Notes: SAM riboswitch aptamer (S box leader) from a soil metagenome, 142 nucleotides, folded computationally. The coordinates come from a structure-prediction model, not an experiment, and the mean pLDDT is 78. Its Rfam family is "SAM riboswitch aptamer (S box leader)". About the family: The SAM riboswitch is found upstream of a number of genes which code for proteins involved in methionine or cysteine biosynthesis in Gram-positive bacteria. RNAcentral holds the sequence, with entries from MGnify.
[in-house]
RNA sequence: CUCAUCACGAGGGGCGGAGGGACACGGCCCGACGAAGCCCCGGCAACCCGCGUGCGCACUGCAGAGCCACCGAACGGCCCGGCUGCACACGUCACGGUGCUACAUCCGUCCUACGGCGAGAGUCGCACGUAGGGAAGAUGAG
Numbered sequence: 001c002u003c004a005u006c007a008c009g010a011g012g013g014g015c016g017g018a019g020g021g022a023c024a025c026g027g028c029c030c031g032a033c034g035a036a037g038c039c040c041c042g043g044c045a046a047c048c049c050g051c052g053u054g055c056g057c058a059c060u061g062c063a064g065a066g067c068c069a070c071c072g073a074a075c076g077g078c079c080c081g082g083c084u085g086c087a088c089a090c091g092u093c094a095c096g097g098u099g100c101u102a103c104a105u106c107c108g109u110c111c112u113a114c115g116g117c118g119a120g121a122g123u124c125g126c127a128c129g130u131a132g133g134g135a136a137g138a139u140g141a142g
Stems, first nucleotide, its partner, number of pairs: 001142006011041005019030003024109004042101003047097002050092005060087004066083003070077002105136001110133006116126004
């Protein structure tokens, strides 16, 4: 930098000793019934890794054809014959590499639409509500 996910899920002990919930701001929470941080033991998740399958209206899609089969005089064709490779999807594995283990990424501040309220005269305003999309962040893979 790119892609994917982020409304689900999952706690105990020890050390530590006052803060923490990413940044700025507006809120709202957690914290001496012990915050942040570190260590140990668990757990959750399925991103990578490993394994299996190819679901359905159906044949998952693709292939510089590697092996067999088949067609062809041959160059070749053929992946809708069996393998094979890559990708995708689903399932499984919690072994390994990561990650996570209060509150939706705690909510919001940007844009759009609808609604609500207010002004005003056909538009504007509001950190009000709902839905969607962004930005930023976190994690994983490349």